[in-house]
Context: one part of a larger RNA
RNA sequence: GAACGAACGCUGGCGGUAUGCUUAACACAUGCAAGUCGAACGAGAAAGUCACUUCGGUGGCGAGUAGAGUGGCGCACGGGUGAGUAACACGUAGGUGACCUGCCUUUUAGUGGGGGAUAACUCGGAGAAAUUCGGGCUAAUACCGCAUACGAACUGCAAUUUUGAAAGUAGCAGUUGAAAGAAUGCCUCUAUACUGAAGCAGUCACUGAAAGAUGGGCCUGCGGGACAUUAGCUUGAUGGUGGGGUAACGGCCUACCAUGGCGACGAUGUCUAGCUGGUCUGAGAGGAUGAUCAGUCACACUGGAACUGAGACACGGUCCAGACUCCUACGGGAGGCAGCAGUGGGGAAUAUUGCGCAAUGGGGGAAACCCUGACGCAGCAAUGCCGAGUGAGUGAGGAAGGCCUUAGGGUCGUAAAGCUCUGUCAGAAGGGAAUAAAGGUUCAGUGUCCAAUAGGCAUUGGAUUUGAAGGUACCUUCAAAGGAAGCACCGGCUAACUUCGUGCCAGCAGCCGCGGUAAUACGAAGGGUGCAAGCGUUGUUC
Numbered sequence: 001g002a003a004c005g006a007a008c009g010c011u012g013g014c015g016g017u018a019u020g021c022u023u024a025a026c027a028c029a030u031g032c033a034a035g036u037c038g039a040a041c042g043a044g045a046a047a048g049u050c051a052c053u054u055c056g057g058u059g060g061c062g063a064g065u066a067g068a069g070u071g072g073c074g075c076a077c078g079g080g081u082g083a084g085u086a087a088c089a090c091g092u093a094g095g096u097g098a099c100c101u102g103c104c105u106u107u108u109a110g111u112g113g114g115g116g117a118u119a120a121c122u123c124g125g126a127g128a129a130a131u132u133c134g135g136g137c138u139a140a141u142a143c144c145g146c147a148u149a150c151g152a153a154c155u156g157c158a159a160u161u162u163u164g165a166a167a168g169u170a171g172c173a174g175u176u177g178a179a180a181g182a183a184u185g186c187c188u189c190u191a192u193a194c195u196g197a198a199g200c201a202g203u204c205a206c207u208g209a210a211a212g213a214u215g216g217g218c219c220u221g222c223g224g225g226a227c228a229u230u231a232g233c234u235u236g237a238u239g240g241u242g243g244g245g246u247a248a249c250g251g252c253c254u255a256c257c258a259u260g261g262c263g264a265c266g267a268u269g270u271c272u273a274g275c276u277g278g279u280c281u282g283a284g285a286g287g288a289u290g291a292u293c294a295g296u297c298a299c300a301c302u303g304g305a306a307c308u309g310a311g312a313c314a315c316g317g318u319c320c321a322g323a324c325u326c327c328u329a330c331g332g333g334a335g336g337c338a339g340c341a342g343u344g345g346g347g348a349a350u351a352u353u354g355c356g357c358a359a360u361g362g363g364g365g366a367a368a369c370c371c372u373g374a375c376g377c378a379g380c381a382a383u384g385c386c387g388a389g390u391g392a393g394u395g396a397g398g399a400a401g402g403c404c405u406u407a408g409g410g411u412c413g414u415a416a417a418g419c420u421c422u423g424u425c426a427g428a429a430g431g432g433a434a435u436a437a438a439g440g441u442u443c444a445g446u447g448u449c450c451a452a453u454a455g456g457c458a459u460u461g462g463a464u465u466u467g468a469a470g471g472u473a474c475c476u477u478c479a480a481a482g483g484a485a486g487c488a489c490c491g492g493c494u495a496a497c498u499u500c501g502u503g504c505c506a507g508c509a510g511c512c513g514c515g516g517u518a519a520u521a522c523g524a525a526g527g528g529u530g531c532a533a534g535c536g537u538u539g540u541u542c
Base pairs, nucleotide, nucleotide: 001542002541003540004539006538007537008536009535010534014387015386016385017384018383019381020380021346026344027343028342030341031340032339035073036072037071040070041069048061049060050059051058052057080299081298082297090223091222092221093220094219095218096217099216100215104212105211106210107209108208109207110206112146114144115143121136122135123134124133125132126131152176153175154174155173156172157171181204182203184201185200186199188197189196225271226270227269232262233261234260237259238258239257240256241255242254243253244252274296275295276294277293278289279288280287281286301322302321303320304319305318324335325334326333327332352378354377355376356375360374361372362371363370364369391421392420393419394418401412402411403410404409425483427478428477429476430475431474435469439465440464441463442462443461444460445459446458447457448456449455486531487530488529489528490527491512492511493510497526498525499524500523501522507514508513
C1' cells in the first nucleotide's frame, strides 16, 4: 500500500447493489418448510336450508361435497451444515471385455381367461393416552395362480469372427418369466329419455423387449497438509483354489493352502483439515485462503441396523440401544430446527416468529388446479462497493466576535451578513409502468387418426382471464437554501504551528522517543493538513 462475512470508538442525510452466527455439529417454545391424483377403487358425513309432520320425526337440497381409507407417483429432488474424513474424499486424465438406470425419446410385440383376500365401514373388547385385539361385510390400475412369448433371460453344445487374452455372436436343444384398466364419442339393444350393458373408434394408461438419453456404481495413473522429538507396520494381513454374496470386479465374506505384503521415493503413528472452480495479495514467481456463487463429498440428537424402492442403508421414514426434554391415571407413551423465521445460551460480533406462488424451477394431475420458508420480493444493519448531494454567483465597512500581537496590526476571511439565482436528494400533490409468456375458456380455420360432419390429437389467428413486490420504479407540478458534516492528525518518518495550562506530575507513544517552569510531542483553544457519510483504532492475510 492492498484486502476483509470483520469488530470497537466518534459521527451519520439519500439511492442502487451485494453481503450478514467466522463462536456452542449447544439446547430448543410456537408456526410453517412434501404433497398430489375422484380420468385407479369401494364407501361417505355435518352445519345450514326447503317441504311434510301424528311434533317423536321423515324426505329433498347441501353432496357423491368435506374429511378419512385402499391404490399410484413423489417423498433419494430441492433446502441446511462442515462434525467426521489426509481418503480414490476431491481435482485431473483414463478404464468398465466387471455394471445398474424410475420418469423421458424412438422402435417392436402384446394386454386372453380366472381366483382368494383386505382396509375403509360395522359389532364387541383393552387402555388415562399413544394405541391396540377379535368377529363380520366389500372394491380396485392392490394381491395370486393359469394361458400366450417374435424377441429376452438361464443352462448345455457351438460353425465363424474380433482380441495379447478371458469374453462375445449366428445356429441347435432344454428350462423360466408379463400385463389393467380409465374418461370421451358414435351406434345398437332394454323401455322415449335419464341410466345401464355389449360393440366400435381414436386418446391416455398397462406389460415384455431392443436402442438412446440422462443419472449413477466400481477400478486405475498423477496431483494437492504438519511432525522422524512417530521407524518399523501388517494375520483377512499378501496371494492362490473351491464356495457364497453383489447390479457389478474384488479377502467383499468364508473353508483350505502357501508366506507373503508395505516402508527413509517416509510405511505405521500423532496433530490439523471437508476438497475444487475460485478469492485476496503480488510485476511475476510465489504466499495466504476456501464466506457469498458453482461443482463434489460427508453428516442429520449419539451409536448401530436393515426394510421399501429404479434409486436410501433415507434431515422433517422404520427398528434397537444411549443421553437429554416433555406427558402420565405410574401401567406406559411422545420428541429431534446443521430447513425458514424465532427463543435461550455462548460471543467482540451477525437480521423479520413479514408478503406471494405473479415470475423461474420442482412434485402430483389428462387438465383445471393443488403443494412448494426452493424461489421471487419486502423488512433490519454505513457490513462492503458504487452513485448523487449537503448549494451556485456576487459580496470589504475586510463587520461583530474569537485567536495571536512587536499593540502598529495580523488571522479565521468572500468566510458570514446582504443582494441575485438554481432546485439534485429528502418533503407534498397528481399521473403511473415493464416484469405476462403461457395455460384455461370461447370463436374461426388448417392438418392428422377415424366409417364418421361425433370425438381425440397437433397447430394458426382473434377475444377474454392472471402481479407478491406496489400506487413501487419512473414522469410532471408545487414549495423552499430551507432538512443533510464529520473524523483523525499537525516533533521526525509524514502533509499540517502558535498561545495558554501542567511541571519526569498528569499524560502520550507504530518506531525513534516526549514531559523535571519558556513542551510545535501531555491537556485545551485558535489556526492548519488529510480523508469524507464516513473517519480512526484493533485483529488477520499478502
Molecule: small-subunit ribosomal RNA, 5' domain
Organism: uncultured prokaryote